Two RNAs folded together computationally: RNase P RNA and transfer RNA, 470 nucleotides in total. Rfam match: Bacterial RNase P class A. The family's RNA type in Rfam is ribozyme.

RNA sequence: GGAGAGGGCCAGAGGAUCGCCGCCCGCCCAGCCUUUGGCUGCGGCGGGGGGAGGAAAGUCCGGGCUCCGCAGGGCGGGAUGGUCCCUAACGGGGACCGGGGGCGACCCCAGGGAUAGUGCCACAGAGAGCAGACCGCCCGUCGCGGCCUUAGACCGUGACGGGUAAGGGUGAAAGGGUGAGGUAAGAGCUCACCAGGUCCGUCGGUGACGGCGGAUGCUAGGUAAACCCCAUCCGGAGCAAGGCCUAAUAGGGGAGCGCUUGAGGACGGCCCGUCCGAAGCUCCCGGGUUGGCUGCUUGAGGGCGUCGGCAACGGCGCUCCUAGAGGAAUGAUCGUCGCCCCGCCCAGGGUAACCGGGGCGGGGAACAGAACCCGGCUUACGGGCCUCUCCGGCC
RNA sequence: GCCCACAUAGCUCAGAGGUAGAGCACUCCCUUGGUAAGGGAGAGGUCAUCGGUUCAAAUCCGAUUGUGGGCUCCA
Numbered sequence: 001g002g003a004g005a006g007g008g009c010c011a012g013a014g015g016a017u018c019g020c021c022g023c024c025c026g027c028c029c030a031g032c033c034u035u036u037g038g039c040u041g042c043g044g045c046g047g048g049g050g051g052a053g054g055a056a057a058g059u060c061c062g063g064g065c066u067c068c069g070c071a072g073g074g075c076g077g078g079a080u081g082g083u084c085c086c087u088a089a090c091g092g093g094g095a096c097c098g099g100g101g102g103c104g105a106c107c108c109c110a111g112g113g114a115u116a117g118u119g120c121c122a123c124a125g126a127g128a129g130c131a132g133a134c135c136g137c138c139c140g141u142c143g144c145g146g147c148c149u150u151a152g153a154c155c156g157u158g159a160c161g162g163g164u165a166a167g168g169g170u171g172a173a174a175g176g177g178u179g180a181g182g183u184a185a186g187a188g189c190u191c192a193c194c195a196g197g198u199c200c201g202u203c204g205g206u207g208a209c210g211g212c213g214g215a216u217g218c219u220a221g222g223u224a225a226a227c228c229c230c231a232u233c234c235g236g237a238g239c240a241a242g243g244c245c246u247a248a249u250a251g252g253g254g255a256g257c258g259c260u261u262g263a264g265g266a267c268g269g270c271c272c273g274u275c276c277g278a279a280g281c282u283c284c285c286g287g288g289u290u291g292g293c294u295g296c297u298u299g300a301g302g303g304c305g306u307c308g309g310c311a312a313c314g315g316c317g318c319u320c321c322u323a324g325a326g327g328a329a330u331g332a333u334c335g336u337c338g339c340c341c342c343g344c345c346c347a348g349g350g351u352a353a354c355c356g357g358g359g360c361g362g363g364g365a366a367c368a369g370a371a372c373c374c375g376g377c378u379u380a381c382g383g384g385c386c387u388c389u390c391c392g393g394c395c
Numbered sequence: 396g397c398c399c400a401c402a403u404a405g406c407u408c409a410g411a412g413g414u415a416g417a418g419c420a421c422u423c424c425c426u427u428g429g430u431a432a433g434g435g436a437g438a439g440g441u442c443a444u445c446g447g448u449u450c451a452a453a454u455c456c457g458a459u460u461g462u463g464g465g466c467u468c469c470a
Stems, first nucleotide, its partner, number of pairs: 001391006008385003012337002015334004020051002023048006029041005053367001057378002060376005065238004072272004077234005082096005097111001098109004112229002117227002119223003134168002136164011176194006195219002197216008242294004252285006264276002287469002301320008339364008348355002396466007405419004413450001421437005443459005
């Protein structure tokens, strides 16, 4: 110098002018009342202080909170899946184990079960799972031809019957691999070595698992992001949840179901059980309102220190308060400084590869906007900082 | 804000692990004096995009993009 890997942090700074949305204070105006005062306002003016993010996003998970019968049992359904730990919880995180990728820093894995059962494996191919004989190889029987006239033997060849999974060929996948023995030819058929599996013992580890030793020829599978089995977890809905106040119209009409043999109780899918239950419930047509307050922001919260832990994280102490709108504010313009890239010029450092500095000109600065609140994941994103790896150049 | 569904040829839709199809539309030919209808032949597809599982993905799983639908009060 080039190419990469990991992790957190930052998300331009400070001005001027004009604005936007809440909150607080003061004055004025209007109304009401219990009238030196108090309350109210789609009121006005002035002042003070505050005003988006690392993802506010997607709504993919988990929780808080709220209501529904505090939700019991069974069937069904959904989700997750190495181990140990963290956590309010998680499908998240940390450490480790196993497998895979990369020269490496490092990264990836829905990573339980395929001897519980079922299904599928198209095309090709003889055969795709109680394996399989197309070519080939070998044996037998019956023929034919040849070698020398005949017979036998031998050689070649055809048909039939059998053996054979070494070789060819098909395929994503064809019953471990190499060699030797063996055989008619072959084959874990036998043996040696190698790879894997199962079982036993022992050692280490909380555990997943790993090391060592022994036995066993046990040796196609793959697929569970196919059904399924095992283990664990899950009641449903969501702030348009829910609570309070106040107004308007007509709270109107029709149909169905039900009134103790029981509708319905937010449709959570079904059944049972328990409780409430005669008040209604559902649908359609029509009418009215397009309100106010609350929930609402201080929370599993942030920062610093210390202790425990490899870490995630937890304990303790101190400290900080930082948007709460309700169709939705946080903006626009101007100039200064800073950052990045490109080009030109200037002088400089170094033996060199190269390096930083100044000036001028041009260009760039992303993704994106809270809507009840948190913890995660994922996705989008211009650039900068830190640590590490590999390669090349120079001394 | 919350909750759902869908994306396959120009259009409307099938296909739900094994070589992507139908109807209409389009092109050419036949038929006709000519047109329509009819008959024959043909073209046209990144199965919205990206990644994963699998021997194999339109189909199964995840992420992204786009489109469509539903949900307020009678306090």